The prediction has a mean pLDDT of 85. Small-subunit ribosomal RNA from a metagenome, 1470 nucleotides, folded computationally. The sequence is in RNAcentral, with records from SILVA.
RNA sequence: AGAGUUUGAUUCUGGCUCAGGAUGAACGCUGGCGGCGUGCCUAACACAUGCAAGUCGAACGGGUCAUGUAGCAAUACAUGGCUAGUGGCGAACGGGUGAGUAAUGCAUAGGUAACCUUCCCCUAAGUCUGGGAUAACCCUUCGAAAGGAGAGCUAAUACCAGAUACACUCUUUGGGUCGCAUGAUCCGGAGAGAAAAGUUUUUUCGCUUAGGGAUGGGCUUAUGUCUGAUUAGCUAGUUGGUAGGGUAAAGGCCUACCAAGGCGAUGAUCGGUAGCUGGUCUGAGAGGAUGGACAGCCACACUGGGACUGAGACACGGCCCAGACUCCUACGGGAGGCAGCAGUGAGGAAUAUUGCGCAAUGGGGGAAACCCUGACGCAGCGACGCCGCGUGAGUGAUGAAGUCUUUCGGGAUGUAAAGCUCUGUCGAGAGGGAUGAUAGUGACAGUACCUCUGAAGGAAGCCCCGGCUAACUACGUGCCUGCAGCCGCGGUAAUACGUAGGGGGCGAGCGUUAUCCGGAUUUAUUGGGCAUAAAGCGUACGCAGGCGGGACUUUAAGUCGAAUGUUAAAUCCAACGGCCUAACCGUUGUUCGCAUUCGAAACUGAAGUUCUAGAGAUCAGGAGAGGAAAGCGGAACUCACAGUGUAGCGGUGAAAUGCGUAGAUAUUGUGAGGAACACCAGUUGCGAAGGCGGCUUUCUGGACUGAAUCUGACGCUCAAGUACGAAAGCGUGGGGAGCAAACGGGAUUAGAUACCCCGGUAGUCCACGCCGUAAACGGUGUUCACUAGGUGUAGGAGGUAUCGACCCCUUCUGUGCCACAGAUAAUUCGUUAAGUGAACCGCCUGGGAAGUACGACCGCAAGGUUAAAACUCAAAGAAAUUGACGGGGGCCCGCACAAGCAGUGGAGCAUGUGGUUUAAUUCGACGAUACGCGAAAAACCUUACCAGGACUUGACAUCUGUAGAAGUCCCUAGAGAUAGGGAUGUGCCCGCAAGGGAGCUACAAGACAGGUGGUGCAUGGCUGUCGUCAGCUCGUGUCGUGAGAUGUUGGGUUAAGUCCCGCAACGAGCGCAACCCCUGUCCCGUGUUGCCAGCAUUUCGGAUGGGAACUCACGGGAGACUGCCGGUGGAAAGCCGGAGGAAGGUAGGGAUGACGUCAAGUCAUCAUGCCCCUUACGUCCUGGGCUACACACAUGCUACAAUGGCCGGUACAAAGGGUAGCAAGACCGCGAGGUGGAGCUAAUCUCAUAAAACCGGUCUCAGUUCGGAUUGUAGUCUGCAACUCGACUACAUGAAGUUGGAAUUGCUAGUAAACGCAGAUCAGCACGCUGCGUUGAAUACGUUCCCGGGCCUUGUACACACCGCCCGUCACACCAUGAGAGUUGGAAACACCCGAAGCCGACACGCUAACCCUCGGGAAGCAGUCGUCGAAGGUGGGUUCAGCGAUUGGGGUGAAGUCGUAACAAGGUA
Repeated sequence: AGAGUUUGAUUCUGGCUCAGGAUGAACGCUGGCGGCGUGCCUAACACAUGCAAGUCGAACGGGUCAUGUAGCAAUACAUGGCUAGUGGCGAACGGGUGAGUAAUGCAUAGGUAACCUUCCCCUAAGUCUGGGAUAACCCUUCGAAAGGAGAGCUAAUACCAGAUACACUCUUUGGGUCGCAUGAUCCGGAGAGAAAAGUUUUUUCGCUUAGGGAUGGGCUUAUGUCUGAUUAGCUAGUUGGUAGGGUAAAGGCCUACCAAGGCGAUGAUCGGUAGCUGGUCUGAGAGGAUGGACAGCCACACUGGGACUGAGACACGGCCCAGACUCCUACGGGAGGCAGCAGUGAGGAAUAUUGCGCAAUGGGGGAAACCCUGACGCAGCGACGCCGCGUGAGUGAUGAAGUCUUUCGGGAUGUAAAGCUCUGUCGAGAGGGAUGAUAGUGACAGUACCUCUGAAGGAAGCCCCGGCUAACUACGUGCCUGCAGCCGCGGUAAUACGUAGGGGGCGAGCGUUAUCCGGAUUUAUUGGGCAUAAAGCGUACGCAGGCGGGACUUUAAGUCGAAUGUUAAAUCCAACGGCCUAACCGUUGUUCGCAUUCGAAACUGAAGUUCUAGAGAUCAGGAGAGGAAAGCGGAACUCACAGUGUAGCGGUGAAAUGCGUAGAUAUUGUGAGGAACACCAGUUGCGAAGGCGGCUUUCUGGACUGAAUCUGACGCUCAAGUACGAAAGCGUGGGGAGCAAACGGGAUUAGAUACCCCGGUAGUCCACGCCGUAAACGGUGUUCACUAGGUGUAGGAGGUAUCGACCCCUUCUGUGCCACAGAUAAUUCGUUAAGUGAACCGCCUGGGAAGUACGACCGCAAGGUUAAAACUCAAAGAAAUUGACGGGGGCCCGCACAAGCAGUGGAGCAUGUGGUUUAAUUCGACGAUACGCGAAAAACCUUACCAGGACUUGACAUCUGUAGAAGUCCCUAGAGAUAGGGAUGUGCCCGCAAGGGAGCUACAAGACAGGUGGUGCAUGGCUGUCGUCAGCUCGUGUCGUGAGAUGUUGGGUUAAGUCCCGCAACGAGCGCAACCCCUGUCCCGUGUUGCCAGCAUUUCGGAUGGGAACUCACGGGAGACUGCCGGUGGAAAGCCGGAGGAAGGUAGGGAUGACGUCAAGUCAUCAUGCCCCUUACGUCCUGGGCUACACACAUGCUACAAUGGCCGGUACAAAGGGUAGCAAGACCGCGAGGUGGAGCUAAUCUCAUAAAACCGGUCUCAGUUCGGAUUGUAGUCUGCAACUCGACUACAUGAAGUUGGAAUUGCUAGUAAACGCAGAUCAGCACGCUGCGUUGAAUACGUUCCCGGGCCUUGUACACACCGCCCGUCACACCAUGAGAGUUGGAAACACCCGAAGCCGACACGCUAACCCUCGGGAAGCAGUCGUCGAAGGUGGGUUCAGCGAUUGGGGUGAAGUCGUAACAAGGUA
């Protein structure tokens, strides 16, 4: 410090997620030791038991025990101990908890001139004289108990009275000093009031008064201190005053009276949540979160209320009352309060021992000894946290075994182990043994620590290994089991699941879960935004608020500086030190902030004076669809009436509904009505926006320009508020021509509640009143200042010039376009900013749910404004890029259309396919790009299929052993495979021989063979297609943040990204073209088997001699390049025409197929991974099947005839094949063919007569002398074999068919069409396929349309790319939520009733020791009665929150459901 995730890729916006740290934690697996810490976060739930606050006999009387003395004893006295009670002090500290509390709290800084303070310290003074009771005790008595009642005795440091008292308090009075004020303080005078306690052997220790100190508190002020406005008004003791009361003390704290105030948008009141702080965690910081342990403050003590005592409480282990709960009871009545320490139950994911000790520290009491102390010190339990240590160290290669893996060679685990040599931390055993206590006293504890013994022995796990994120393989599984923090993984080769091996990380721990901060600049003060991503209110005015021009003077609130005080301790940080180190602990230092005082005066503020540049006013002009009202006008339209006139009009893509013979439409005239204002008209004008358009008049607002003058900051913005505010809609009353929601009809359509057509009502218009919203948009708030220009346009002014008007120049205001700097994610903006700055307001914080629900306000209603959550997703989005696509556009090409020729589709047959059938009809190929395709030949074989019969190291390959040559022939059984038997035979190489080797056969055993079994979606190779279309890319440079662009686009041209020109591009590669082959012309060479012009011979056949001219063959050259001319074009490329030429603009064909697309085809050509079969899914054999047949499709053949059929005659090819072959002549057969065999390994022989054509004859338009299917008979050939199932021949038979619906195919010249010939495969079988020649056309105006393609451009919500994407209803399941008759529970108020305890007040019927007394009584007290207040309780109507609720509303999610197709392209009606 960042990373992953939206996309085909990119940049941005934006959310989600991760890596870090932390915890009073919990859970899972595991667990050796020690130190220091820490441990009910939940039920402030209920609690058994024990302990947690007592002490003092030196305050007091008594009791009791022991000892002693005296006494016979009872008993008395003395000493010592213990002690219930009276009395004193303490119990208000210490300890616990966080329920309540949003301020009676806390923090910080002050005030107290408005106060108190036991114990302690200092100072001064004093401590005198008396009195009456009472508990204990004893007696009686009530009660179950707890506890009382009565009579009697007694003491005090208990209680009371008096004396004294300068100082104290009060009243009154004189003076000084000080203070901001109320006042404070000091020195006096007079009067009144008020103290005390004793004890100890002594010293002491106490007591009282006053002053001071210290400590601890009370009260009070300022500032700070969570959230909700869907809580906006709250308040009657309320705010203030006067008087009184009360308190330690100010005060409505309380009471009476008077006044009507007080608080609140700087958030009162109300609701929710919460103890606050020092600090802690995190963070660079600013901040954010938090408040467990420790420390300070507060609050509470079963719940609520109350006071008493006291220095201090409204009191955790005190009292009274009420309530709930628990316990005891003799039923009458009593007792209790663990949120003290342990502990129990319950709750919960979860939190410890009913331990030891007062040895230390501290506290209470005491003169002290001492007592008490669950405070505290320790120990126990828990890896809960932090820190430290260990589980061994060295050496050790045959790199052991085992395990995993493998390409089978090896590799990994791995110096790891074993082995050898050492060490002794921890733990174990034994011995010694502290500090903590400077005299005594040690719970911890025989602990820490030290020494010795023995021995590697007792001590390692957890998580992870797809990316983020360090770490990879094998097997299993097969969208299953499962994983997952996000992206995502798993559907037969999973580094993502499970296991194993290996590896990585941390380590007595490791992971997970939860929570907080960080990353997140993702609430932005530091430090964000608002044209299009979320986000500018529809517009203006405007109070509060915020901000505000120049100069001078003063002030000192802000600001700046200095000093002082405070900022508790602990913590953090730094330095040093102590425990072996660390954690831990100690000492020292540092610190925000706040307050007070002093100072400065630039800036802001405040006060005063002044100025004119902002703002405004006066005057003079011109412009304008600015607003309101009234009046007027013409064109058009509809209607009415009248005339002319006749059959249609109207409407549409085409129609129909509609109107019309009762006279329409058309046309003429007259009249009526309502609405809107053509041309002018313009990115012109005006207005704040909405908006405003005929003409005239009246009233009226604003802006602009010019010249001076005046006021003197009067300004800008604006929460709330107010006004205006299109259309539609609403109310009342008018009006209603045209148009036109709803509605009716006609069409379209699968449907058509639409688009189109015919009608048509609200409405549109006017007046008045509501509504208050729009894509109210420049998607851009208002104001001010500054920052290059250019060019239009509107309204003014000025200058120059002129006789004058233009032109030209300058300037102000408005409105457009282009563009620099700059800005922006980009698009784009750019003096009319989205630039640079200032001021103020509004708004945003992932998508959906949702601008919805509830609540509130507004509205007649419709509805509007304000405005959530649960739940759900990992995206949603902006701009731009490359593609693809469009029922977008432009340009261009192609037998793509058109123009033609011949077909297919109809018939019969052939072949292929589907389907069906079958034991099997083997398999593959399925739009184009499957279907006369693989198959260039299924009778057996082929053959993969079926039935049956056989074999199991196998039909085939390699290796081992043994034996034998191999082989040939014959017989028997069998369908054959096979089985049995017999005969014959002994080879080749080396070696003298023995023997060895090669090859072959048989047998045996196992390694293995074998598979046309699966997967073409695991693959190689090969192939089809787009497409022989002109495209596809790269290097460098440049542009862009980038994906990318440029080049390759543009203007021409071409068959072509072909070439030229231009150009931030310059070059290059794969494609195009050319180079290659064939054909076309000529030349050269060579002439046999080919040829024959001239010569000779001839059987008349190039046959022979001969020739080398020609044809031809085979080699090799030449030739064609827009080279030449003219035109055109840009002095180009090129195009058009011409010449010459065999050939002219690619001469005609062929081969040649860029980057890529279709998970295209092929595992059955071959190869191959993985899976599967192994007496079978392998192999052999016989027979069958692949040839089936209601049917459908595809590709062909033959025809339907006269441009023809048949008969006869006569011509002309090319290219091929041939020795297991082609086969001549001759003979036989009607023929297929047969006999026979010359010749030929081929320019020699042969297949082999080419056929259409031509000549002559016949047929004469018919189902025929067309057509030949089908069938019968007889044959031929091949072949072991033609039954299933071959081809051909002869004779006979003579079907459909008379030119073919919708639709559709091929072809642009030696082409189509027609005609035959040959070849491959092959024993035989060709209508198929591949070649060859012969005859030989028609047409192309042209590119509107169909199909396909190329380039440019445009839109896009597509990228699996339109066979795309995607919306809504309905149906089903689940989830959360709103409404809901009601119902249940809680909370806080209010009104009234009742009214405990208690304080206060009143009263005086009762009782009474202290004092007074005239002895009667009084004062005073106690009990009592009454009253105010008052908790709990009751009643009531409302408020508010939550739960449940038949039913119901929408929402979300879900695999393939249903119906349509709304949106994205002009999305087919933008």